[in-house]
Molecule: c-di-GMP-I riboswitch aptamer
Organism: Aquibacillus koreensis
RNA sequence: GCACGACACUAGCAAUCCUAAUGAAAGUUAGGUACGCAAAACCACAGGUCUAAGGAUAAAAUCUAUGGCGGCUGGGUUGCCGAA
Numbered sequence: 001g002c003a004c005g006a007c008a009c010u011a012g013c014a015a016u017c018c019u020a021a022u023g024a025a026a027g028u029u030a031g032g033u034a035c036g037c038a039a040a041a042c043c044a045c046a047g048g049u050c051u052a053a054g055g056a057u058a059a060a061a062u063c064u065a066u067g068g069c070g071g072c073u074g075g076g077u078u079g080c081c082g083a084a
Stems, first nucleotide, its partner, number of pairs: 004082002012037002017032006035071001041077003045074003048069003054064003
């Protein structure tokens, strides 16, 4: 240095719920709260998945991402510590 991940060390993030704001919604942001996480740091390229304003169609319904989800998976980039 790389790989690897301990009933190690120093830290870190924050599920859910509540409140407020925002958005058509999915969701996002902020504060509180911690389920958990060795990348639960960053990135929508691929898969998957959520929503359907607008559009299509129309009897109802249904379809559709240009909108999301990185704490769904793969992949890319960067990083703390140092036992086996």